[in-house]
RNA sequence: CAUUAGCAUUGUUGUGAUGUUAGUUUAAACAAAUGGUCAGAUUUGGAAAAAAGCAGCCAAUUUAAAUGAUACAGGCAUAUUAAUAAUGUUAAUGAAG
Numbered sequence: 001c002a003u004u005a006g007c008a009u010u011g012u013u014g015u016g017a018u019g020u021u022a023g024u025u026u027a028a029a030c031a032a033a034u035g036g037u038c039a040g041a042u043u044u045g046g047a048a049a050a051a052a053g054c055a056g057c058c059a060a061u062u063u064a065a066a067u068g069a070u071a072c073a074g075g076c077a078u079a080u081u082a083a084u085a086a087u088g089u090u091a092a093u094g095a096a097g
Stems, first nucleotide, its partner, number of pairs: 001094013014078003018073003023067007034059004042051003
């Protein structure tokens, strides 16, 4: 100096934990302004029907809680072998001086 193996440290990836979020569920709110369906009533029509459309209901929206990602993050971790790279060190073998 090289090869092999072990150990230690650091990094990367993986995995786990943690946190956040998409989504989902439940409850509540929603005066005016949104959408859908529009009882009653109104208008048109000889009639059949049609038109606009209040209340109600549903949805959207808002708030709270739960759950929660194959998503995201880093001064977390690495399990009786997760993988890999670098550095150092120990041992063995070989070569050179």
Annotation
A computed fold for a 97-nucleotide RNA, annotated as Bacterial small signal recognition particle RNA. Model confidence (mean pLDDT): 79 of 100. Its Rfam family is "Bacterial small signal recognition particle RNA". For this family Rfam cites "SRPDB: Signal Recognition Particle Database" (Rosenblad et al., Nucleic Acids Res, 2003). From the family's description: The signal recognition particle (SRP) is a universally conserved ribonucleoprotein involved in the co-translational targeting of proteins to membranes.